The prediction has a mean pLDDT of 84.
c-di-GMP-I riboswitch aptamer from Conexibacter sp., 77 nucleotides, folded computationally.
The sequence was found by an Rfam model in a public genome assembly.
Rfam family: c-di-GMP-I riboswitch aptamer. Its family is annotated with cyclic-di-GMP binding in the Gene Ontology.
RNA sequence: UCCUAACCAAGGCAUCCCCGUCGCGAGACGGGUCCGCAAAGCCACGGGACUCCACCGGAGUCAGCCGGGCUGCCGUC
Numbered sequence: 001u002c003c004u005a006a007c008c009a010a011g012g013c014a015u016c017c018c019c020g021u022c023g024c025g026a027g028a029c030g031g032g033u034c035c036g037c038a039a040a041g042c043c044a045c046g047g048g049a050c051u052c053c054a055c056c057g058g059a060g061u062c063a064g065c066c067g068g069g070c071u072g073c074c075g076u077c
Base pairs, nucleotide, nucleotide: 012037013036017032018031019030020029021028022027035064041070042069043068045067046066047065048062049061050060051059052058053057
């Protein structure tokens, strides 16, 4: 100088399911739970799945389905 981000450490979020509330619904929020996640932080831009109204269109839900964008903690044996 180059390659190597492992181990360790501090924390974080939080599945299924249950209870309550809201919603026509998909689902969301709060509490419990803790399957898992190095972005399981945020964004509905693209794809996809789902719901409602309908009548070939519209309005929604899902970021823990995938892609993409923005941001963040530790960190060189």